[in-house]
Context: one part of a larger RNA
């Protein structure tokens, strides 16, 4: 230096910006660096290979030739890269109009429940299971009816539905604010993909410090089963579950599907836009663009299955696999308060 792979057999980095860096659209022109050929210099000698030659042959040993694929100078080609000058609009981006959304913060407002606190009726019971007990009630509970407090989540709308880049997002209402779509021309002029390091985002559990705690509820206590019950069901019940800032950086961070790009049969649903027909009341038909499915041609697949949102066909760039077990372990390192995280072995063993 090379090969074959990554939905399920090892294997796709949780996400996303973005530096090197690789890779890059249409036309002409210059230049000729890569690329190409011609000359000449060089590429010791043996060797190896080809044609001779001498030891009786062979090994050996000699003589020429070839070969040395390569380096360097020159001379020339310019398709294609490249370097560059000029241009172009089919990539990508800006402006104009509308438009769907739990995308993001922030402040605020409401109702329903559940607890707990006053107060009214009440009276022998509640309240749990498979059956029970603990347990909570005559100090008046459960059940009911005012009336207050507080705190999490926000029935119904709801969808096979939306919106984000993931991670996730769900009452209502105001402000900041990020992206997506489609419709009709104007503009910029390749500004463009991809992304090794870097840097930021990251469910839940966990940590700090301060605040909050209704309700659940790791941990612990009781009751029960049980042979035993450090489980499973009951009765309580603390960390935490909320909220500020600050940490941690992990997962079945999964589509187990990495980004962009081009091409390549239909069918049906559906979301969100734009025409057109029909129609006079928003149900219909039809055309387009985008986004979610379902199903299914070629095709691929070990098969199961993918199938225009691909697992087809091909390009470009990124990460990643190389037999189980040892082991994501030890050792450094780096990072963290700490839990741990990232990086990542051998010996032996099958």
């Nucleotide at each position: 230096c090379u090969g074959g792979g990554c939905g399920u057999a090892a294997a796709g980095g949780g996400c996303g910006c973005g530096u090197a860096g690789g890779c890059g659209g249409c036309c002409a022109g210059g230049c000729a660096a890569g690329u190409c050929g011609g000359c000449u210099g060089u590429g010791a000698a043996a060797g190896c290979c080809c044609a001779g030659g001498g030891c009786u042959u062979a090994a050996c040993c000699u003589u020429g030739g070839a070969a040395u694929u390569g380096c360097a100078g020159u001379c020339g080609a310019u398709a294609c890269u490249g370097c560059u000058u000029g241009g172009c609009u089919a990539g990508a981006g800006u402006c104009c109009g509308a438009c769907a959304g739990a995308g993001g913060g922030u402040g605020g407002u409401g109702g329903a429940a559940u607890u707990c606190c006053c107060g009214g009726u009440g009276u022998a019971g509640c309240g749990g299971u498979g059956a029970a007990a603990u347990g909570c009630g005559u100090a008046g509970a459960u059940a009911u009816c005012g009336g207050g407090a507080g705190g999490a989540a926000c029935a119904c709308c709801a969808g096979u539905g939306g919106c984000g880049a993931a991670g996730g997002c769900g009452a209502c209402c105001a402000c900041c604010u990020g992206g997506g779509u489609c419709g009709a021309g104007a503009c910029u002029g390749a500004c463009g993909c991809u992304g090794a390091g870097g840097c930021g985002c990251g469910a839940a559990a966990g940590c700090g410090u301060g605040g909050g705690g209704a309700g659940c509820a790791a941990a612990c206590a009781g009751g029960a089963u049980u042979a035993g019950a450090u489980a499973c069901c009951c009765u309580g019940g603390u960390a935490g579950u909320c909220c500020a800032c600050g940490c941690c950086g992990u997962a079945a961070a999964c589509u187990u599907u990495g980004a962009g790009g081009a091409c390549u049969a239909g069918a049906c649903g559906u979301c969100g836009g734009a025409g057109g027909g029909g129609g006079u009341u928003u149900g219909c038909c039809u055309u387009u663009c985008g986004g979610u499915g379902u199903c299914g041609a070629a095709g691929c697949u070990a098969a199961c299955g993918c199938g225009u949102u691909a697992a087809g066909u091909c390009c470009u760039c990124c990460g990643c696999c190389u037999g189980g077990g040892g082991a994501g372990u030890a050792c450094g390192g780096c990072c963290g308060c700490a839990a741990g995280g990232c990086u990542g072995a051998a010996a032996c063993u099958c």
Predicted 3D model of a 350-nucleotide part of an RNA (small-subunit ribosomal RNA, central domain) from an uncultured bacterium. Model confidence (mean pLDDT): 91 of 100. RNAcentral holds the full RNA, with entries from Greengenes.